[in-house]
Context: one part of a larger RNA
RNA sequence: UUGGGCGUAAAGCGUUCUGUAGGCGGUUUUGUAAGUAUAUGGUUAAAGGCUUCCGCUCAACGGAAGACAUGCUGUGUAUACUGCAAGACUAGAUGGUUAUCGGGAGUAUCGGAAUUCUUGGUGGAGGGGUGAAAUCCGUUGAUAUCAAGAGGAACACCAAAGGCGAAGGCAGAUACUUAGGUAAUUCAUGACGCUGAUAGACGACAGCUAGGGGAGCGAAAGGGAUUAGAGACCCCUGUAGUCCUAGCCGUAAACGAUGGACACUAGCUGAUCGGAUUUUUCUGGUCGGCGUAAGCUAACGCGUUAAGUGUCCCGCCUGGGAAGUACGGCCGCAAGGCUAAAACUC
Numbered sequence: 001u002u003g004g005g006c007g008u009a010a011a012g013c014g015u016u017c018u019g020u021a022g023g024c025g026g027u028u029u030u031g032u033a034a035g036u037a038u039a040u041g042g043u044u045a046a047a048g049g050c051u052u053c054c055g056c057u058c059a060a061c062g063g064a065a066g067a068c069a070u071g072c073u074g075u076g077u078a079u080a081c082u083g084c085a086a087g088a089c090u091a092g093a094u095g096g097u098u099a100u101c102g103g104g105a106g107u108a109u110c111g112g113a114a115u116u117c118u119u120g121g122u123g124g125a126g127g128g129g130u131g132a133a134a135u136c137c138g139u140u141g142a143u144a145u146c147a148a149g150a151g152g153a154a155c156a157c158c159a160a161a162g163g164c165g166a167a168g169g170c171a172g173a174u175a176c177u178u179a180g181g182u183a184a185u186u187c188a189u190g191a192c193g194c195u196g197a198u199a200g201a202c203g204a205c206a207g208c209u210a211g212g213g214g215a216g217c218g219a220a221a222g223g224g225a226u227u228a229g230a231g232a233c234c235c236c237u238g239u240a241g242u243c244c245u246a247g248c249c250g251u252a253a254a255c256g257a258u259g260g261a262c263a264c265u266a267g268c269u270g271a272u273c274g275g276a277u278u279u280u281u282c283u284g285g286u287c288g289g290c291g292u293a294a295g296c297u298a299a300c301g302c303g304u305u306a307a308g309u310g311u312c313c314c315g316c317c318u319g320g321g322a323a324g325u326a327c328g329g330c331c332g333c334a335a336g337g338c339u340a341a342a343a344c345u346c
Stems, first nucleotide, its partner, number of pairs: 003318004007300002012314001014202002017200002022195003026089007034082002036078008050066006092192001093189003096185006104178007111155001116150007126137002163170002207248006216242002221237004259313006267290010295302002319346003328339004
């Protein structure tokens, strides 16, 4: 390489979100004859190899004849399929119209509860914390309670097996801006499609740069305990950070450990968004559960949301360790990221 694979054994890129090249591609008519099929011609040196025969006493060795094989190429024929050219279609795709849905995104404004702090009133000895304590706070008046004020962060109940988003993720309310889904209609275009190397965009937390902000929580750090020790678990403090603005980083058990698209293969049940229907009921999209028919699987399990049956495209794997490391390259302010070996060893 052929091959066999990728839920859990090695293996699905974080998202296929956008999309280049490439690969693949619906129904039908005509033409062409490039692929394809077939017939025939040329060539594919000799030697060697194979088959038959012959010559050395045999054999090795040698000689003669023949055949197979593969590629390239010329000509003729065929036209089912693929390609190419032209035309037509509506079942794929997209758009229009009407209706509707949601924590999808961004900006601004507003709200109440709670914590903390400040000021004032009442009050007068404890409070806090733990397994038990202590550090700690408190007669310069704490804890408790009432009133007023300041400030930051997060939005109880509703709340759900629930909703939206490509993923990361998204939850107080209102307004504005904006993206998307679904159904009905069958009005328009007429294959405009699928996938997608490279590339671009987005991408939790932590971290970085600059400027703000800082209530609570809280790496580091300090103290009190525990303990043989305690660099911890528990307690009292507490800085970065957590928040905002602008930029960077680009990683996660980024998980459904399951790439995307299309078609087909028993059901039952629930949620959610529609449509038709007076009702019954029927029907479309999405999200769950059960467990099954068939099937698959090493088993577990999966099972119309497939890990079943098929087609197309991409990514990835090829014994364990060394190692997701070294070196080189690219990216980054750095931290580091991406790409990615070998010696050696079992």